[in-house]
RNA sequence: CUGUUGGAGAGAGAAGCCAGCCUCAUGGCUUCCACCGAAGGGGCAAGCCGCCCAUCACCUUGGGCGGCGAAUCUCUCAGGUAAAGCGGACAGCAG
Numbered sequence: 001c002u003g004u005u006g007g008a009g010a011g012a013g014a015a016g017c018c019a020g021c022c023u024c025a026u027g028g029c030u031u032c033c034a035c036c037g038a039a040g041g042g043g044c045a046a047g048c049c050g051c052c053c054a055u056c057a058c059c060u061u062g063g064g065c066g067g068c069g070a071a072u073c074u075c076u077c078a079g080g081u082a083a084a085g086c087g088g089a090c091a092g093c094a095g
Base pairs, nucleotide, nucleotide: 001095002094003093004092005091006090011033013032014031015030016029017028018027019026034081035080036079040077041075042074043073047068048067049066050065051064052063053062054061
C1' cells in the first nucleotide's frame, strides 16, 4: 500500500420549501437552535536549539523572547447526530 473483518459518540429537534402519498406519512433542500469527535484540519507540554539579561567555587544556575516539538489531549473549521446505508481514528487476518 491492497483485499477482507471488527469498529464508538451525539436531536426520528424546530420552521419553511419541493417531490411523493391520497390518509399507509416517506425522502430531499435551506435556515435556526441543541449536541458529538474516531475522515481531514488547527493548537500545545516536557525536551532540544538560538538570542538577550542576571548570576557564579563551577561556563554553573535562573529568567525572558523566538524556532523545532505528540496524542485517543484540546478546538469544533470541516464532518457527523433514529434504524438502514455511507463514512469512520484504530485494530485483527492475508498478500